[in-house]
């Protein structure tokens, strides 16, 4: 300098915070025990909830052979679908993030 459908969905996981729930902590009313109310903690291992291109599994698709067939049709059956360092900074949601800009910038 140059190729790839670097496919597509789901369901999950490391990760993530703090709307709800649940936990704790003060305060206040009752009261003589943890009942109701209010604000605070994500420096609460929870639940819900967000979530990977470089993580997982599965379903589809593509691609190759073979078997089918007049046929390069339908259909079936194996088999392949590699590799991947990586900011700052900006976005959205309650808010954060391995989430979006992003297989970007860049470096190799």
């Nucleotide at each position: 300098g140059u190729a790839a459908u670097a496919g597509u969905a789901a369901a999950c996981u490391a990760g993530g915070g703090u709307u709800c729930c649940g936990a704790c902590u003060u305060c206040c009313u009752g009261u003589u025990u943890u009942a109701a109310g209010a604000a605070g903690u994500g420096u609460c291992u929870g639940g819900u909830c967000c979530a990977a291109g470089a993580g997982u599994u599965u379903c589809u698709g593509g691609c190759u052979u073979c078997g089918g067939u007049a046929g390069u049709a339908a259909c079936g059956a194996a088999g392949c679908u590699c590799c991947a360092c990586g900011g700052a900074g900006g976005g959205a949601u309650a808010a954060a993030a391995g989430c979006c800009c992003g297989g970007g910038a860049g470096a190799u």

This is a predicted structure of a 108-nucleotide RNA (Guanidine-I riboswitch aptamer) from Nitrosomonas sp. Nm33. Taxonomically the source falls in Nitrosomonas (Bacteria, Pseudomonadota, Betaproteobacteria, Nitrosomonadales). The model forms 100% of the base pairs in the Rfam consensus. The coordinates come from a structure-prediction model, not an experiment, and the mean pLDDT is 80.